[in-house]
Molecule: Glycine riboswitch aptamer
Organism: uncultured Alphaproteobacteria bacterium
RNA sequence: CCAGACUAAGCGGGAGAGAAUUGGUCUUCCAGUCGCCGAAGGAGCAACCGCCCGGAAACUCUCAGGCACAAUGAACCGCUUAGACUGC
Numbered sequence: 001c002c003a004g005a006c007u008a009a010g011c012g013g014g015a016g017a018g019a020a021u022u023g024g025u026c027u028u029c030c031a032g033u034c035g036c037c038g039a040a041g042g043a044g045c046a047a048c049c050g051c052c053c054g055g056a057a058a059c060u061c062u063c064a065g066g067c068a069c070a071a072u073g074a075a076c077c078g079c080u081u082a083g084a085c086u087g088c
Base pairs, nucleotide, nucleotide: 002087003086004085006083007082008081009080010079011078012077013076018034020033021032022031023030024029035067036066037065041063042061043060044059048055049054
């Protein structure tokens, strides 16, 4: 230099679910009642890893979050930059 994978930032893509109902507001928004969604986060376990008992998913739960359009957010993926690690 190149390659691998890790972290951070920037750009791009990015799903699901009641325009439910009542009241206050009177597009919006807030609170209650049920009904739902899973891909912020969180929790639980399976294969597996490891051997004190732990780690562990896009699976499960829905505490949180979310459920017209839009906006915001969004696991994950791609590109770029920077950092450090490994191989050569």